A computed fold for a 163-nucleotide RNA from a bovine gut metagenome, annotated as Lysine riboswitch aptamer.

[in-house]
RNA sequence: GAUAGAGGUUGCGGACUUCAUGAGUCGCCGCGGGGAUGCCGUAAGGAGCAGUUGAGCCGGGGCAAAAGGGAAAGCCGCCGAAGAAAUCCAUUUUCCUUAAAGAUGGGCUUCUGGGCUUGCAGAGAAGAUCUGCCUGACUGUCAUCGUUUGAUGGAGCGCUAUC
Numbered sequence: 001g002a003u004a005g006a007g008g009u010u011g012c013g014g015a016c017u018u019c020a021u022g023a024g025u026c027g028c029c030g031c032g033g034g035g036a037u038g039c040c041g042u043a044a045g046g047a048g049c050a051g052u053u054g055a056g057c058c059g060g061g062g063c064a065a066a067a068g069g070g071a072a073a074g075c076c077g078c079c080g081a082a083g084a085a086a087u088c089c090a091u092u093u094u095c096c097u098u099a100a101a102g103a104u105g106g107g108c109u110u111c112u113g114g115g116c117u118u119g120c121a122g123a124g125a126a127g128a129u130c131u132g133c134c135u136g137a138c139u140g141u142c143a144u145c146g147u148u149u150g151a152u153g154g155a156g157c158g159c160u161a162u163c
Stems, first nucleotide, its partner, number of pairs: 001163005008079001011078004017072003027063003031059003037050003042099005082112004087107007113139002116136001119133005141154005
């Protein structure tokens, strides 16, 4: 240098199917009240449409979703698997323009061995779940010391095996 492996059966990620949640919510229709605005997002400017043949709004009634996220079974790709932060590029979030903020995909850099866990923060409809930081024990690996079978410390650009 090349190749092949290990950490766990709750290792990591992806797509499909089904189910629950989302939610009796968004939205649509109609009735009553009411009486001039509303669509239009975070803001500004502009254009258009609806509206006294009744707007926004309030109260009943009827119909009634979806996406993201989640669970189960198997399938696929793997062991920096993958995740996160900052930054750059592209697309996108209103009818258009500008600005702000967000989302998705990709690139570069940095951090994290792995899963779990108390608390806090963010996302989320959410007591689900995900992400980050801290805490706690566990676990795999290497180094040093020890042999009371452990103790201390390090990090995956690591470790083991073969050539």
The coordinates come from a structure-prediction model, not an experiment, and the mean pLDDT is 82. The RNAcentral record of the sequence draws on MGnify. It matches the Rfam family "Lysine riboswitch aptamer". Its family is annotated with lysine biosynthetic process in the Gene Ontology. From the family's description: Riboswitches are metabolite binding domains within certain messenger RNAs that serve as precision sensors for their corresponding targets.